[in-house]
RNA sequence: AGAUGGGGUAGAGGCGCGGGAAGCAUCAGUAAUCCCGGGGAGGAAGGUACCGUUGAACCGGGACGAAAGGGUUACCGCCGAAGCCACGCCUGACCUGCAGGCGAAGGCUGGGCCGUCACCGAACAGGUGCCGGACUGUCACCCGGACCAUACCCGGGUCCGGGUGGAGAGCUAUCUCAUCC
Numbered sequence: 001a002g003a004u005g006g007g008g009u010a011g012a013g014g015c016g017c018g019g020g021a022a023g024c025a026u027c028a029g030u031a032a033u034c035c036c037g038g039g040g041a042g043g044a045a046g047g048u049a050c051c052g053u054u055g056a057a058c059c060g061g062g063a064c065g066a067a068a069g070g071g072u073u074a075c076c077g078c079c080g081a082a083g084c085c086a087c088g089c090c091u092g093a094c095c096u097g098c099a100g101g102c103g104a105a106g107g108c109u110g111g112g113c114c115g116u117c118a119c120c121g122a123a124c125a126g127g128u129g130c131c132g133g134a135c136u137g138u139c140a141c142c143c144g145g146a147c148c149a150u151a152c153c154c155g156g157g158u159c160c161g162g163g164u165g166g167a168g169a170g171c172u173a174u175c176u177c178a179u180c181c
Stems, first nucleotide, its partner, number of pairs: 002180010014079001016078004022073003033063006042051002045096004082109004087103006110136002113133003117129004138166011
């Protein structure tokens, strides 16, 4: 000097990922509550409890009138950022379901975009999942070219273009430790 392995630090992908309060628009003249008229025994996803002839569901009219979630602006944290699945715990009256929150380890996904279908959602917004499509970043191998180095060829290094493939436990740079040589 080189190779391999462990540990640390700093970075890159780009319509890049996420977060909590605030403003704005939407949610919505909706829900809830109250009154009047009709209606006549049910109501909530199922069951129990509970409410209901002192009038349920439902329909029409009136008064009053939200919020959460999601979106956007700015800010902040970041690059397994983060998302999903299963598991455990908590909340929603209780159980199941469903929804939301928290959690170390387990499994999948490099990233964004578009599309069919399915689900959540008020929604044509947004999100999630499977599948498909091209795109993009990275590394490996192969092909071609340019440059560098080399006395020449083979071989080597850097970059550009193309093809195929892999995955983030990755990639690049750098520090350190250990081993081999």
The RNA shown here (Lysine riboswitch aptamer) has 181 nucleotides and comes from a Peptococcaceae bacterium. Rfam family: Lysine riboswitch aptamer. Gene Ontology term of the family: lysine biosynthetic process. The source organism's lineage runs through Bacteria, Bacillota, Clostridia, Eubacteriales and Peptococcaceae.